Predicted 3D model of a 350-nucleotide part of an RNA (small-subunit ribosomal RNA, central domain) from a metagenome. Its Rfam family is "Bacterial small subunit ribosomal RNA". The coordinates come from a structure-prediction model, not an experiment, and the mean pLDDT is 89. RNAcentral holds the full RNA, with entries from SILVA.
Context: one part of a larger RNA
RNA sequence: UUGGGCGUAAAGGGCGCGUAGGUGGUUUUUUAAGUCAGAUGUGAAAACGUGGGGCUUAACUUCACGAUUGCAUUUGAAACUGGAAGACUUGAGGACAGGAGAGGAAAGCGGAAUUCCCAGUGUAGCGGUGAAAUGCGUAGAGAUUGGGAGGAACACCAGUGGCGAAGGCGGCCUUCUGGACUGACCCUGACACUGAGGCGCGAAAGCUAGGGGAGCGAACGGGAUUAGAUACCCCGGUAGUCCUAGCCGUAAACGAUGGGUACUAGGUGUGGGAGGUAUCGACCCCUUCCGUGCCGCAGUUAACACAAUAAGUACCCCGCCUGGGGAGUACGGCCGCAAGGUUGAAACUC
Numbered sequence: 001u002u003g004g005g006c007g008u009a010a011a012g013g014g015c016g017c018g019u020a021g022g023u024g025g026u027u028u029u030u031u032a033a034g035u036c037a038g039a040u041g042u043g044a045a046a047a048c049g050u051g052g053g054g055c056u057u058a059a060c061u062u063c064a065c066g067a068u069u070g071c072a073u074u075u076g077a078a079a080c081u082g083g084a085a086g087a088c089u090u091g092a093g094g095a096c097a098g099g100a101g102a103g104g105a106a107a108g109c110g111g112a113a114u115u116c117c118c119a120g121u122g123u124a125g126c127g128g129u130g131a132a133a134u135g136c137g138u139a140g141a142g143a144u145u146g147g148g149a150g151g152a153a154c155a156c157c158a159g160u161g162g163c164g165a166a167g168g169c170g171g172c173c174u175u176c177u178g179g180a181c182u183g184a185c186c187c188u189g190a191c192a193c194u195g196a197g198g199c200g201c202g203a204a205a206g207c208u209a210g211g212g213g214a215g216c217g218a219a220c221g222g223g224a225u226u227a228g229a230u231a232c233c234c235c236g237g238u239a240g241u242c243c244u245a246g247c248c249g250u251a252a253a254c255g256a257u258g259g260g261u262a263c264u265a266g267g268u269g270u271g272g273g274a275g276g277u278a279u280c281g282a283c284c285c286c287u288u289c290c291g292u293g294c295c296g297c298a299g300u301u302a303a304c305a306c307a308a309u310a311a312g313u314a315c316c317c318c319g320c321c322u323g324g325g326g327a328g329u330a331c332g333g334c335c336g337c338a339a340g341g342u343u344g345a346a347a348c349u350c
Stems, first nucleotide, its partner, number of pairs: 004321003007304002012318001014201004021194003025088007033081002035077008048066007091191001092188003096183003103177004108172002110154001115149007125136002162169002206247006215241002220236004258317006266295011299306002323350003332343004
């Protein structure tokens, strides 16, 4: 390579937008590149296959035919793929009418709590643990009352609830702004799917500069525990955690499950719509679309399990895997301020 695979055995890119490319709805006419059929030429000989012949046989040798699956030229066919021209509406998009949402960005506001400061009351403890000690406190702590400062996070509501492509998003209000859903059928008329490169987004930690710093808290100091204790427990505590601007680009970035389309028993919750029934009206009940859970048949699976949110049945496109270690290492390239990231071997060994 062929083949086989990627939930858990090796293997789905962290996620999106999109270039080239690949693939692509219904229908008419046309073309004849692919495709199919015929003819001609060529496809050296030897070798090979089949049937004969010659050495007493065989090996060997010789003759004929086949084969040489290919290429070229030419004559046709027109179903399918492609090309050209035209038409269509169900895919896709737009317009209209609605309701839902922690989707994003910016500004403002609020209450509870922790800590600190000031003042009042008040006196000997407080704190912490398995037990203690370090620590705080007669220079008046802890407790309690009033006032003030500051930072960070938003109890209840809260829900296998919602939104977002993923990362992620949760007090309230305002402004700006993205997307999805439903209903009607008005418009465009295949405008679609995927997507190598590319571009953008991307938790936490970390980095640069400037702010900020209540609580928590790597490092660090101390107290314990212990044989030791560079830990677990306790008392402190610096970076950091927060904001602004810029970098980093990684995660068990997980559903360990790429995206799209179609099809394939049901049952039962829940979120958002629409319609019907019922009713004075609402609720209830039924139907339907979109999402999110559980259970379950066929089927699949090594099993576990999955099962219309598929890991079932198919098609299209991308990414990836090919024994363990060496190793996500070395070298080189690219990126980065650095930390490092990305691409990514071999010897050797089992």